[in-house]
Formats: sequence, structure tokens, C1' cells
RNA sequence: GUGCUCGUGGCUCAGUGGAUAGAGCGACGGACUCCGACUCCGUAGGUCACAGGUUCGACUCCUGCCGGGCCCA
Repeated sequence: GUGCUCGUGGCUCAGUGGAUAGAGCGACGGACUCCGACUCCGUAGGUCACAGGUUCGACUCCUGCCGGGCCCA
């Protein structure tokens, strides 16, 4: 340098055109307990890496760009 692939809460991921963007773990608060742990209940936290385009509608499709991984040279 070429090709493929990934980028979504703090972490690991789901979501593959119809939406008010979700789960588990973690954090915080409460219940329980003599105190903890476990368990249960609740809360916060995301402008979906970034910028444009297509569309009535985009996390999803297209283009560019940035970063990670793999292959080739």
C1' cells in the first nucleotide's frame, strides 16, 4: 500500500429500514441482615467513532474519514 472485518452506556454484546435504542455485568439507592455477603426491587448513565448522502423513515444502506483486528504484498 491492497482486500476483508469490527466500532452501540464504565465493560461484554444484541439490535440488519418502521424506533420511545435494549440485555448481562458493573455503579448508586432501597428491602433483607447484628454487620457484611447472597438474593430481590428501583435509579442514573448512549447525541450508536466522526462527517456527508439515499429514503416518508437510517444503529441498519451508500460515500469519505479516523481507530482496532486479520490476510496479502
Predicted 3D model of a 73-nucleotide RNA (transfer RNA) from a Eubacteriales bacterium. Taxonomically the source falls in Eubacteriales (Bacteria, Bacillati, Bacillota, Clostridia). It matches the Rfam family "tRNA". It is annotated as a transfer RNA.